Overview
The RNA shown here (transfer RNA) has 73 nucleotides and comes from a Candidatus Peregrinibacteria bacterium. Lineage of the source: Bacteria > Bacteria candidate phyla > Candidatus Peregrinibacteriota. Rfam family: tRNA. Its family is annotated with triplet codon-amino acid adaptor activity in the Gene Ontology.
[in-house]
């Protein structure tokens, strides 16, 4: 320089042949217990890397940037 895969919740990862976004773990409150860990139980937490087009609707499909792994020269 060329090719191909990745970017989603503090972490690790899922996900939808476009139709209001999940999961464990990890926090926070309660329940439980004489306490304590285990255990139940509810909640909070996301501009789905960034512009830009396609659509009645984009996290998802083009396109361009960034930035990560791998690989070939």
């Nucleotide at each position: 320089g060329c090719c191909a895969c990745c970017g989603u919740a503090g972490c690790u990862c899922a996900g939808u042949u476009g139709g209001u976004a999940g999961a464990g773990c990890g926090u926070u409150c309660c329940c439980a217990u004489g306490g304590u860990a285990a255990g139940g139980g509810a909640g909070a937490g996301g501009u789905c890397a960034g512009c830009g087009g396609u659509u009645c609707a984009a996290u998802c499909c083009c396109g361009c940037u960034c930035g990560g792994u791998g690989g070939c020269u």